This is a predicted structure of a 347-nucleotide part of an RNA (small-subunit ribosomal RNA, central domain) from an uncultured organism. Its Rfam family is "Bacterial small subunit ribosomal RNA". Gene Ontology terms of the family: ribosome and structural constituent of ribosome. Its mean pLDDT, the model's own confidence on a scale to 100, is 90.

Context: one part of a larger RNA
RNA sequence: CUGGGCGUAAAGCGCGCGUAGGCGGCCUGUCAAGUUGGGGGUGAAAGCCCAGGGCUCAACCCUGGAACUGCCUCCAAAACUGUCAGGCUAUAGUUCGGUAGGGGAUGGCGGAAUUCCUAGUGUAGAGGUGAAAUUCGUAGAUAUUAGGAGGAACACCAGUGGCGAAGGCGGCCAUCUGGCCCGAUACUGACGCUGAGGCGCGAAAGCGUGGGGAGCAAACAGGAUUAGAUACCCUGGUAGUCCACGCUGUAAACGAUGAGUGCUAGUUGUUGGAACCUCGAGUUUCAGUGACGUAGUUAACGCGUUAAGCACUCCGCCUGGGGAGUACGGUCGCAAGAUUAAAACUC
Numbered sequence: 001c002u003g004g005g006c007g008u009a010a011a012g013c014g015c016g017c018g019u020a021g022g023c024g025g026c027c028u029g030u031c032a033a034g035u036u037g038g039g040g041g042u043g044a045a046a047g048c049c050c051a052g053g054g055c056u057c058a059a060c061c062c063u064g065g066a067a068c069u070g071c072c073u074c075c076a077a078a079a080c081u082g083u084c085a086g087g088c089u090a091u092a093g094u095u096c097g098g099u100a101g102g103g104g105a106u107g108g109c110g111g112a113a114u115u116c117c118u119a120g121u122g123u124a125g126a127g128g129u130g131a132a133a134u135u136c137g138u139a140g141a142u143a144u145u146a147g148g149a150g151g152a153a154c155a156c157c158a159g160u161g162g163c164g165a166a167g168g169c170g171g172c173c174a175u176c177u178g179g180c181c182c183g184a185u186a187c188u189g190a191c192g193c194u195g196a197g198g199c200g201c202g203a204a205a206g207c208g209u210g211g212g213g214a215g216c217a218a219a220c221a222g223g224a225u226u227a228g229a230u231a232c233c234c235u236g237g238u239a240g241u242c243c244a245c246g247c248u249g250u251a252a253a254c255g256a257u258g259a260g261u262g263c264u265a266g267u268u269g270u271u272g273g274a275a276c277c278u279c280g281a282g283u284u285u286c287a288g289u290g291a292c293g294u295a296g297u298u299a300a301c302g303c304g305u306u307a308a309g310c311a312c313u314c315c316g317c318c319u320g321g322g323g324a325g326u327a328c329g330g331u332c333g334c335a336a337g338a339u340u341a342a343a344a345c346u347c
Stems, first nucleotide, its partner, number of pairs: 004318003007301002012315001014201004021194003025088005031082001033081002035077008049065006092188003095184004103177007110154001115149007125136002162169002206247006215241002220236004258314006266292011296303002320347003329340004
């Protein structure tokens, strides 16, 4: 290389856009590069293999054959791949008419609650726990009423319901803006799929500069618990959490399931459309999202038209455990570190 695999055993890049490359719908013709058949040349000898033979046998040697799977060239074929030309509409896209949506960005607005401040009422406790204590309070707390400040998050609606490529997205309004879906089939006419490199997006934590800071809360302090308690519980509390700009580039980034296309029983719920009728708990259909389940599949669990079934195309990845996702080197980063990625040794 051939071969076997990747839901849970090792193995799907976190996700997208896309370069090279690989692969690519239907019909007609063309060429003949791939392909197929035949002829010719070459493929040194020795060796290997086969059949004979010679040394007493064997090793060894000799003769002949086969083979040398290849390359070059000529003739021919035209199904398939390919080239070129022409055509098609079922891929894909455009147009027109509609629907749904926490998709994204910016600005503004709202109410509940927590905390703090001011003032009133009011008096001895409050808070917290398994029980306590640290803590707050006669300098008037807790409770309650009124007013004010500020930050963050948006109860109910809310739903295996919606949207997004993924990360993710939830108060209300406005502006800007991306995508899906359904219907009509008017237009283009294979324009497609995948995608090494590359580029972009990418939760939380973390970093830089400048703001902000209500609540929560690593670190830290104290109180408890305990043999101890660098914890679990309690009282405090700083980074951080929030905003702007820049960086980081990782997650059990999970459906632990790459993307695309076609094919293969159904039943039942739900979201968004469309058509029809006997207008109902109807029928049909498209796109999503759940449950169960047939064939099939799987080591089993399970999966099962949203496949882990049957096939094809392209990419990524795996090859015993530890050492180790480590060392060294490279690249990136302000750093933290990320990425690429061994070996000795050992079982």